This is a predicted structure of a 475-nucleotide part of an RNA (small-subunit ribosomal RNA, 3' major domain) from an uncultured bacterium. The RNAcentral record of the full RNA draws on Greengenes.
[in-house]
Context: one part of a larger RNA
This record gives sequence, C1' cells and structure tokens, in this order.
RNA sequence: UGACGGGGGCCCGCACAAGCGGUGGAGCAUGUGGUUCAAUUCGACGCAACGCGCAGAACCUUACCUGGGUUAAAUCCACCGGAAUCCUGUAGAGAUAUGGGAGUGCUCGCAAGAGAGCCGGUGAGAAGGUGCUGCAUGGCUGUCGUCAGCUCGUGUCGUGAGAUGUUGGGUUAAGUCCCGCAACGAGCGCAACCCCUGUCGUUAGUUGCUAGCAGGAAAGCUGAGCACUCUAACGAGACUGCCGACGUUAAGUCGGAGGAAGGUGGGGAUGACGUCAAGUCCUCAUGGCCCUUAUGCCCAGGGCUACACACGUGCUACAAUGGCCGGUACAGAGGGUCGCAACGUCGCGAGGCGGAGCCAAUCUCAAAAAACCGGUCUCAGUUCGGAUUGGAGUCUGCAACUCGACUCCAUGAAGUCGGAAUCGCUAGUAAUCGCGGAUCAGCACGCCGCGGUGAUAAAUCCCGGGGGUUGUACA
Repeated sequence: UGACGGGGGCCCGCACAAGCGGUGGAGCAUGUGGUUCAAUUCGACGCAACGCGCAGAACCUUACCUGGGUUAAAUCCACCGGAAUCCUGUAGAGAUAUGGGAGUGCUCGCAAGAGAGCCGGUGAGAAGGUGCUGCAUGGCUGUCGUCAGCUCGUGUCGUGAGAUGUUGGGUUAAGUCCCGCAACGAGCGCAACCCCUGUCGUUAGUUGCUAGCAGGAAAGCUGAGCACUCUAACGAGACUGCCGACGUUAAGUCGGAGGAAGGUGGGGAUGACGUCAAGUCCUCAUGGCCCUUAUGCCCAGGGCUACACACGUGCUACAAUGGCCGGUACAGAGGGUCGCAACGUCGCGAGGCGGAGCCAAUCUCAAAAAACCGGUCUCAGUUCGGAUUGGAGUCUGCAACUCGACUCCAUGAAGUCGGAAUCGCUAGUAAUCGCGGAUCAGCACGCCGCGGUGAUAAAUCCCGGGGGUUGUACA
C1' cells in the first nucleotide's frame, strides 16, 4: 500500500421489511445431467451454464454413425490431346462409373510454321481439415456495475515502499457542487450533447372531419374545405428561473405559485481503470502442433427427436371474480409481388376452387381479446381440466415411417392451490388480455416488439456494493 475480520461508525440498492403474483406438487413443452446407443456431433457449469450458441435438426442444415465412393472446389507450372458445347442410353439405393452419337472451328495476333484465350487428361508442388491448444493470440462478448469510481503532471512531505491531491465539514443520483486545507491543475468516468414519449406553435394536406354547406337510401361515399385528429420537418417550453422557510451570507433542502410537465419529467442508447488465465480456435482472423488413397471431399440411409430417473426455464390447469351459448363494442405496432389476398362459392372444420385490389397513410393480413348485455350450468373430479389413445382428414414439401403443424368425431388421465425452500415486482409498474415480427417451404408454450384493462403495499435485522476508521502472526 492492499486484502481480510461472525471489529465499530456513515450511506445506497426490490437487499430485507410491508404487500401482490408466482416457482417447488400435477400434465405437457423445452434445455441440461445421467443412462442407453453403431451414433445419440460439439461447446456453455455458482451468481455471470441449463427456452444458452440454435432468429426455427423430416432431406439439406450436420460437424456424429453405418454403408458405398473419390483429389470435390480456387490458382499457377510442364507435357499431351482437343473448339467450346449438345443429345442419348446401360448398371446402380444414389453419388458416380463406363459407353454411343452429333459437332468440328470462334476471338486475339502473326514472321503464315506456330503461339495465347477455352476444355479434357497426366505429373509436380499447392490446396483442404467444424482436427488439438481460448492456458500462445486478435476481434467480439459476459460479469462486478450505469456501481462512482480510476489515474496523471508539477509541487511538497518521507531514507524508502509511498503519501498528499482523492482526506475533513456540509450536500448530491453522482469524486455532484460548496466551504476548508501543501497543494495547484488536468485526464478517463458522472452529468449534458443523441433518440422516443408528454404540451403548444409554424409549414404542409389524395389520412382525418360533417366541424359549417351541397348531393346521396346508406357508407367521408361524392362535390367542397384544411378548422380539428393525424402525419413529419422546423421551432417554443423547465432553468431551482420566481416566492417563502431552513442552511455558513454557500452548495443545497423543504414548501408554494404559475404551468401540459418541477427539481435527472418518464423511457432508451451510452458501460471508466480494471477483475474472473471468465466465454468463444464450431462466425471470422491467426501462431504452433497434427492428418494428406485421409482427421480432406461426394452420396444414400440413420442419428442429433432414444428413456428406470434427477434438475432448470416455461405453458395449461385445478374452476362460479368461472365454463359454455348468443349479441354488441374499443387498439397500437408491424408484415406483404416466389407475397398479402377482399369478395363469391364448396366443406361441420383445417382448407379447396375462382379471384377484384395492392410494390401499399389508398388494397390486404385483420377476427383484437379480456370488457359489456342476455341466457344456461349450481359446487360435482362436474357442462372444471384437457393429457393420452383410436379413427377420418387438411396443408407444406421430391418425401411427414423413424420425426411436422393443424382440423373433425370418439376417448376423456393426473390435478381440489402444492413440504422444506425459493423467484419477480415501487406505477401506467405488478397482475391479466390479446395482436404483430424475425428465423421460416412447413413447424413457437421460446425470443423480440405492440397496445387494452389496471392494483395492493413500503423502513434497517439478512445479502451485495461505496467512502472513511481500526486490528492483523496474511500478500
């Protein structure tokens, strides 16, 4: 100087407490361990691995296994042959192997012989490797932690390691600011600058409006108009600016006014010096090592989907604040030409057939759902719950047996609110309800977004972190 302490003091954080809802029990989905297997490819392992890499394993992907086969692709050199190229058949599971036929001359350039471009064969190097090492590395990423810290120059102090500054008194979300001080300054962080959102104005009107007028049976449907809504560009606005109290006359704190908004308005992006030899050689790049008729490459089939079991993350439930039936409303944000498809028609349905319009503020996906109104069920393993299984189908795709999603009929399991324990959340949040997108032929209970309805409750013991102080036989 650090690290550590079941030392003491100060301060933060859904850390506890106060609450709300879950997980742990059931069924299923998904990942992992284990076991099995010819193979169940590989990686990730406390927080910070386990709906993770995978934004989508039927083939492909694919790296694994079995069998079959073989220099698969790029570039260059030498030699030999030939335009390129096209058609066709045999064997085979296929990759591929081996045949047959047609066609024979295009461009550049010329010293008229040849040569180069192009294709095939042979040879040689060279390639190729998702083989090993993330403890040889770059790059990228996680984490402490959006925590408030981490340092430097000069000066001063100390023999020195170092200290000071950065400690102290206040204050802040903040090493934020003020005051003091052998320090004076500075840098990386904090904050601000950026984006979205909340109010208003200006500009603009193939969206919106009957707001006022006209037409129309009705629908912004038409004429008409940019007032309003909205869209999208530019501005205004919030700064403790104003008032009072407290405070050291300071920084600031508390209350108030005005205001759409008040003290960082709300949300996002942004992650200091470093830590964990953290993760990744299977994105990519790369040193070294290893393989080279194979650890490379091609193909078919299988596997990654196995199943006495254990764990993580989710979905659906156990019902009456509910189930079922009928009726009536109200979003936002997105996607669409190998596409979205209105509408008509057929089918109980998944869907089929025809097909207007739309490269989309114009057409379309599109029905929002919970909600509300009416009816029914009357506390049951039920009109709860939907697993499982049988049958019949639809769609995608060369192909749904291993191994897809969905529909209809039948079947109707466990489950009556879950032990010890444990997780999330402080407001448009939790909870609950649906909608969209990426990936994608098809496949979503996952992921990423979007809006609707919309609460209860809140003060220092456990955990983590920051500053200062103290002890130490630790470094």